[in-house]
C1' cells in the first nucleotide's frame, strides 16, 4: 500500500410513524433499525424515478377554460452500478 476479522473504539441509518417543503419524484427534522468497511463527499458516465411548466393529440367547445392520453428534465435518486476525492483500526494473506 493492497486487503477486510466472531478484533477494538466508534460511525451511518432501510422500511415504517410524526411534522415541514414540494405538482411529483424526492428532500429536511424527530422517532426507529433492515442493513452498511466507505450506507463519508461528489450528479462525471451508465441506469432508474417524477412530469409542474412546455409541446402534440383526443374530448369538450363559437374561441378560451376544463378533462384524458402521449412526449419531455432544466427536477430527483450517492442505500443502483461505475469513476473521482477523503477517511478509523490492524488479524490473516
Nucleotide at each position: 500500500c493492497g486487503c477486510g476479522a466472531u478484533a477494538a473504539a466508534g460511525g451511518c441509518a432501510a422500511a415504517c410513524c410524526c411534522g415541514c417543503c414540494c405538482a411529483a419524484a424526492g428532500g429536511c427534522g424527530g422517532g426507529g433499525a433492515c442493513g452498511c468497511a466507505a450506507a463519508g463527499c461528489c450528479a462525471c458516465g451508465a441506469g432508474g424515478c417524477u412530469a409542474a411548466a412546455g409541446g402534440c393529440g383526443g374530448u369538450a367547445a363559437a374561441u378560451c377554460a376544463g378533462c384524458c392520453g402521449c412526449u419531455c428534465a432544466u427536477g430527483c435518486c450517492a442505500g443502483u452500478c461505475g469513476a473521482g476525492c477523503u477517511a478509523c483500526c490492524g488479524a490473516a494473506c
Notes:
Predicted 3D model of a 93-nucleotide RNA (c-di-GMP-I-GGC riboswitch aptamer) from a Gemmatimonadaceae bacterium. The model forms 95% of the base pairs in the Rfam consensus. Lineage of the source: Bacteria > Pseudomonadati > Gemmatimonadota > Gemmatimonadia > Gemmatimonadaceae. Model confidence (mean pLDDT): 88 of 100.